Context: one part of a larger RNA
Molecule: small-subunit ribosomal RNA, 5' domain
Organism: uncultured bacterium
């Protein structure tokens, strides 16, 4: 000095920050991933028309019996419009969020490699889209079950599937060349032979599909150096170490497997053990260091615990599936359902960490050709002296040096221009007005904020710690080694500047002081 801090006492106002360090302990409840009708088929509510049926009864006629019968309102049925809610199917849920539990390792820093690889949507070139089938959800019927759900049957659509045909500059194979390279190898033309494709919507603007090359972004693999402590941890290792043959991977390679050798690693600390995310950075320091990684940004790691896979351009996937633990709930006792280290919030844990708020107006981000919709990311509001920095709590003038307090050597000293008073001023404040910018033609959560005017009136706003010495500030009185003080050195046993109180001083000041923790 410094602090994600936390105690004690105070305590006015703003502006930017900034907030579970402890139980990766349990979680009620609301949200937080949806989107597309310009893939597709079906299509509810409701409106509009038009028909049939019971009603209904204005008016008319009338031989008074009766007859025709208009508005209205209901009910089916068609037809048009409309689109809600489920499915199919496409994109995306692999980003954004959160956490620091594991991990001492290529987990991260930084410097290189990949002739050993991917890469959806974007960009750019080029070529291309011709035929043709089954189906399946859903709806409907039925049936099982308590429920989650699920079993048959008929029947249909697609930009869902699936055959076929076209086809290379692509990718496999053969055969023969050049250039080049750090080995395996690369790159580049050439003949031949094999493989493998597509989808269509619409408001005719336009959005889409297939291959394939570049290219940009992202990602993977590998290496050399750094990256805490113990040796009172000295041996450690059988897929270990290499190698062939096979598999696998998007890809090199004990990654994995058959065999064959017997080897790797280590006092330049190897195995063990403990602790720890790591990094720009932040604190301190002249600096050299040395602590420490909150908050913001990169990177990894996990997502009740364990293990596995599937889909996908990318996942072993927090708000996906599957299996087993432990735990909670529901259950008709067969059998189900769930995972806040997402934003809030709730109990525990603790000295200790906050609203179950508002908006999508900006920014960004999915989907959509767009209108738009979703977004607890984000933008903002609330809570807290937490931390920082502003800013107030008035100014000028005032000597009868008042009253009272404290001291006294009884003269007087002090507080002390302090108050009181006189004259003012209006930053915070209160009550009215106007009132942004941030948004571009429109569209503001913040918000009637922020800024400005206008009034009113010193009224609403100072405390805390010390005062032996170090260390800036002393007297009085009470205690009497007691009661207490105290970071050190110490004070206290009857005149205590060192305990308690009080006058009076001194630091700092909306904080002050004490602890905790590094320099």
């Nucleotide at each position: 000095g410094a602090u994600u801090a936390a105690c004690g006492c105070u305590g006015g106002c703003g502006g930017c920050g900034u907030g579970c360090a402890u139980a990766a302990c349990a979680c009620a409840u609301g949200c937080a991933a949806g989107u597309c009708g310009a893939a597709c088929g079906a299509g509810a509510a409701u409106c509009a028309u038009c028909u049939u049926u019971a009603c209904g009864g204005a008016a008319c006629c009338u031989u008074c019996g009766g007859g025709u019968g208009a508005a209205g309102a209901a009910a089916a049925g068609a037809u048009g419009a409309g689109g809600a809610a489920a499915g199919u199917g496409g994109c995306g849920g692999a980003c954004g969020g959160g956490u620091g539990a594991g991990u001492a390792a290529c987990a991260c820093g930084u410097a290189a490699a990949g002739a050993a690889c991917c890469u959806g949507c974007c960009a750019u070139g080029c070529a291309c889209a011709g035929g043709g089938g089954g189906a399946u959800a859903g709806c409907a019927g039925c049936c099982g079950g308590a429920a989650a759900c699920g079993a048959c049957u008929a029947u249909u659509a697609a930009u869902a599937c699936c055959c076929c045909a076209u086809g290379a500059c692509a990718c496999u194979g053969a055969c023969a060349c050049u250039u080049c390279g750090c080995a395996u190898g690369a790159a580049g033309a050439g003949u031949c032979a094999g493989u493998c494709a597509a989808a269509g919507a619409u408001u005719u603007a336009u959005c889409g599909g297939u291959g394939u090359a570049u290219g940009a972004u992202g990602g993977c693999u590998u290496u050399g150096c750094g990256u805490c402590u113990g040796a009172u941890u000295a041996g450690c290792u059988a897929g270990u170490u290499g190698g062939u043959g096979g598999g696998g991977u998007a890809a090199a390679g004990g990654c994995c497997u058959a065999c064959c050798a017997a080897g790797g690693c280590g006092a330049c600390g190897a195995u063990c053990a403990g602790u720890a995310g790591c990094c720009g950075g932040c604190u301190u320091g002249a600096g050299a260091g040395a602590g420490u990684g909150u908050a913001c940004g990169g990177c990894c790691a996990c997502a009740u615990u364990g293990g596995g896979a599937c889909u996908g351009a990318g996942a072993c996937a927090c708000g996906g599936c599957c299996c087993a633990g432990a735990c909670u709930c529901c259950u008709a006792c067969g059998g189900g359902a769930g995972g806040c280290a997402g934003c809030a919030g709730u109990g525990g844990g603790g000295a200790a960490u906050u609203u179950u708020g508002c908006a999508c107006a900006a920014u960004g981000g999915a989907g959509g050709g767009a209108a738009c919709u979703c977004u607890g990311a984000u933008g903002c509001a609330g809570c807290g002296a937490c931390g920082c920095c502003g800013c107030g709590u008035g100014a000028a003038c005032g000597a009868a040096g008042a009253a009272g307090g404290u001291u006294u050597u009884c003269g007087a000293a002090u507080c002390g221009u302090a108050a009181a008073g006189u004259u003012c001023u209006g930053u915070c404040c209160u009550g009215g007005g106007u009132g942004a910018a941030g948004a571009u033609a429109a569209u503001g959560a913040c918000g009637g904020u922020a800024a400005u005017c206008c009034a009113g009136g010193a009224g609403g706003a100072a405390g805390c710690c010390c005062c032996g010495g170090c260390u800036a500030a002393c007297u009085a009185c009470g205690u009497g080694c007691c009661a207490g003080c105290a970071g050190c050195c110490g004070c206290g046993g009857u005149a205590a500047u060192a305990c308690g109180u009080a006058g009076g001083g001194g630091g700092c000041g909306a904080g002050c002081g004490u602890u905790g923790u590094c320099c």